This is a predicted structure of an 80-nucleotide RNA (Glycine riboswitch aptamer) from a chicken gut metagenome. The prediction has a mean pLDDT of 82. The model forms 89% of the base pairs in the Rfam consensus.
[in-house]
RNA sequence: GCUCUGGAGAAUCCCGGCUGACCGGGUGCCGAAGGUGUAAAGCGGGAGUCCCGCCAAUCUCUCAGGCAAAAGGACAGAGC
Numbered sequence: 001g002c003u004c005u006g007g008a009g010a011a012u013c014c015c016g017g018c019u020g021a022c023c024g025g026g027u028g029c030c031g032a033a034g035g036u037g038u039a040a041a042g043c044g045g046g047a048g049u050c051c052c053g054c055c056a057a058u059c060u061c062u063c064a065g066g067c068a069a070a071a072g073g074a075c076a077g078a079g080c
Base pairs, nucleotide, nucleotide: 001080002079003078004077005076006075011027013026014025015024016023017022028067029066030065034063035061037059042054043053044052045051046050
């Protein structure tokens, strides 16, 4: 990386559009695609007891995405 299985959260709110889960606008909300930000130790450099840089997340932000079903889905298990 591929296949199979499991897999959460949050208005199917209001108005208009022919019905509608669709389209447009508005407000409220969710975090587990992705993305943003963030560290001690450690490492590196300079210097003298300090300065700079590197490094993560299911933490954070909510840009994206999502808020019935479907799809998607971090992550986990099995197989290749």